RNAcentral holds the sequence, with entries from ENA. Transfer RNA from a Burkholderiales bacterium, 76 nucleotides, folded computationally. Its mean pLDDT, the model's own confidence on a scale to 100, is 82. Rfam family: tRNA. Rfam's curators write: Transfer RNA (tRNA) molecules are approximately 80 nucleotides in length. RNAcentral records the identical sequence in 2 taxa.
RNA sequence: GCCUUUGUAGCUCAGCGAACAGAGCGCCGGUCUACGAAACCGGAGGUCGCAGGUUUAAAUCCUGCCAGGGGCACCA
Numbered sequence: 001g002c003c004u005u006u007g008u009a010g011c012u013c014a015g016c017g018a019a020c021a022g023a024g025c026g027c028c029g030g031u032c033u034a035c036g037a038a039a040c041c042g043g044a045g046g047u048c049g050c051a052g053g054u055u056u057a058a059a060u061c062c063u064g065c066c067a068g069g070g071g072c073a074c075c076a
Stems, first nucleotide, its partner, number of pairs: 001072007010025004018056001027043005049065005
């Protein structure tokens, strides 16, 4: 340099054109308990990597860029 793949909540991930963007774990509050843990109930937390484009409508499709993974080439 080329090809490919991933980027969504603090972490691991789902979502593959239209529903207020979700789950588990974690965090916070409550119930319970002598106190904790567990269990149960409730809650907060997101510019969906960035910038454009297409579309009535984009996390989702297209282009460029940034970052991580894999492969290939170059390295006289």
Taxonomically the source falls in Burkholderiales (Bacteria, Pseudomonadati, Pseudomonadota, Betaproteobacteria).